């Protein structure tokens, strides 16, 4: 002084209940695989406190 969000690489616009490609798995297709096309799932937002009616987003420290 800058980063820590899904396995991975990374968004998140003034604070309002988190996404996006890859990648995992289903399904379509193919004799079959890959490619393609469709779904599905997967996140205590590095930790702890703090401010607020709410915090991934603002403060304090810690790693």
């Nucleotide at each position: 002084c800058g980063g820590u969000u899904a396995g991975c690489u990374c968004a998140g616009u003034u604070g309002g209940u988190a996404g996006a490609g890859c990648a995992a798995c289903g399904g379509c297709c193919u004799u079959a695989c890959a490619a393609g096309c469709c779904g599905u799932a997967g996140g205590u937002c590095a930790g702890u406190g703090g401010u607020u009616c709410g915090a991934g987003c603002c403060c304090a420290c810690u790693a």
Model confidence (mean pLDDT): 83 of 100. This is a predicted structure of a 63-nucleotide RNA (transfer RNA) from a marine eukaryotic metagenome. The RNAcentral record of the sequence draws on MGnify. It matches the Rfam family "tRNA". By type it is a transfer RNA.